[in-house]
């Protein structure tokens, strides 16, 4: 950086550390009853991956992700305003190039 699927479900304790953190903005939380960050242990899920199958699927968890709030909600559109909903962008993640 491109192509592509998902993205209202799930699932945290310990130690080290010491002030942040939710990607940008804005709101709005989380946070010295300990933030990011590293480490161990566990958990979650089922994208890739093995194994049964004709398919559908289902079972394992090796490679990844992952473990406050819907990607925390909003930002563009539709639709001038406010909600509401849909799509979109932008951003994660898998897989593939």
């Nucleotide at each position: 950086u491109c192509u592509u699927a998902u993205c209202c479900a799930g699932a945290g304790a310990g130690g080290u550390g010491g002030a942040g953190g939710g990607u940008c903005c804005g709101g709005c939380c989380c946070u010295g009853u300990g933030a990011a960050a590293c480490c161990u242990c566990g958990a979650c899920a089922a994208c890739c991956u093995g194994g049964c199958g004709c398919a559908a699927g289902c079972c394992a968890a090796g490679g990844u992700g992952c473990c406050a709030a819907u990607u925390c909600c909003g930002g563009c559109a539709g639709u001038a305003u406010g909600a509401u909903c849909u799509g979109g962008a932008a951003g994660a993640u898998g897989a593939g190039a």

The RNA shown here (SAM riboswitch aptamer (S box leader)) has 97 nucleotides and comes from a soil metagenome. The prediction has a mean pLDDT of 84. It matches the Rfam family "SAM riboswitch aptamer (S box leader)". Its family is annotated with regulation of gene expression in the Gene Ontology. The RNAcentral record of the sequence draws on MGnify.